[in-house]
A computed fold for a 265-nucleotide RNA from a Syntrophomonadaceae bacterium, annotated as Bacterial large signal recognition particle RNA. The coordinates come from a structure-prediction model, not an experiment, and the mean pLDDT is 76. It matches the Rfam family "Bacterial large signal recognition particle RNA". Rfam classes the family as a non-coding RNA gene. Of the family's consensus pairs, 95% are formed in the model. NCBI's taxonomy places the organism under Bacteria, Bacillati, Clostridia, Eubacteriales, Syntrophomonadaceae.
RNA sequence: UCGUGCUAGACGGGGAGGUAGCGGUGCCCUGAACCCGCAAUCCGCUAUAGCGGGGUUGAAUUCCUGCCCACGGCCGUUCAGCUUCAGGGUCAGCAUCAGGUAAGUGGUGCCGAAGGCCUGGUCCCGUGCGGCGCAAACUCAUGAACCCCGUCAGGUCCGGAAGGAAGCAGCGGUAUGUGAGCAUUUGCGGGUGCCACGGGUGCGCCGAGCCGGAGCUAACUGCCUGGAAAGCGCUUGGGGUUGGCGGUCAAAGGCAGGUGCACGG
Numbered sequence: 001u002c003g004u005g006c007u008a009g010a011c012g013g014g015g016a017g018g019u020a021g022c023g024g025u026g027c028c029c030u031g032a033a034c035c036c037g038c039a040a041u042c043c044g045c046u047a048u049a050g051c052g053g054g055g056u057u058g059a060a061u062u063c064c065u066g067c068c069c070a071c072g073g074c075c076g077u078u079c080a081g082c083u084u085c086a087g088g089g090u091c092a093g094c095a096u097c098a099g100g101u102a103a104g105u106g107g108u109g110c111c112g113a114a115g116g117c118c119u120g121g122u123c124c125c126g127u128g129c130g131g132c133g134c135a136a137a138c139u140c141a142u143g144a145a146c147c148c149c150g151u152c153a154g155g156u157c158c159g160g161a162a163g164g165a166a167g168c169a170g171c172g173g174u175a176u177g178u179g180a181g182c183a184u185u186u187g188c189g190g191g192u193g194c195c196a197c198g199g200g201u202g203c204g205c206c207g208a209g210c211c212g213g214a215g216c217u218a219a220c221u222g223c224c225u226g227g228a229a230a231g232c233g234c235u236u237g238g239g240g241u242u243g244g245c246g247g248u249c250a251a252a253g254g255c256a257g258g259u260g261c262a263c264g265g
Base pairs, nucleotide, nucleotide: 001265002264003263004262005261006260009057010056011055012030013029014028015027020046021045022044023043024042034054035053036052037051038050063258064257065256066255067254068253072249073248074247075246076245079243080242081241082240083239084238085237086236087235088234091233093232094231096227097226098225099224100223101222103221104220105219106217107216108215115211116210117209119207120206121205122204123200124199125198126197127196128195129193130192132189133188134187135186136185137184138181139180140179141178142177148173149172150171151170156165157164158163
């Protein structure tokens, strides 16, 4: 140095948790890396740290160690973002209500503001007028077998006669009543009226006239004062999550180094 055979070893690893500690089952991360049995009310061990049985590989790119890089987990702290719960009460703020102001916007104003004087309407009372509704009068029609009127055919009665009497029907009217109704009159009523006259009230609203000669208004924005409330902001404390920082563990990967025995050439 080469070949053959064997052994140590290897045949996933890690995190949290659990445990006096170690490993496993279970959960999670990475990854694809033998089989069977045991196992969270745990299973098996003792710093040599899964136990029992079987199989493959085997001194190397595969085993061991160190370093680099790094998926991921855990812990801590400071700060920041987001979110949530509880408290505070307004903490120069926002949103809200009331009062004021009149800087801005708007509206209105020489077709004349504010203000003043005066006079009306709306409102009340009285007297009227009209209108609507109802009722009555009135007009027309109808309308009493008899117990209403007039005239009373026929017929009846009295009379010797002349003449009288009562009186039904019919006709004509009338009373109570019924129906219709243009106009007119009267009474009553009201959810009646751009109504008239006279008087009154006078807070408000509306209108006209005169004086006056440039503002008035306060709807919105702004400003000031005060109030209520707790929605937002603010603040105190707690929780969750994300990011940064620090620590710790760390898969996979990369680099370097280290590491047997026997026989034969």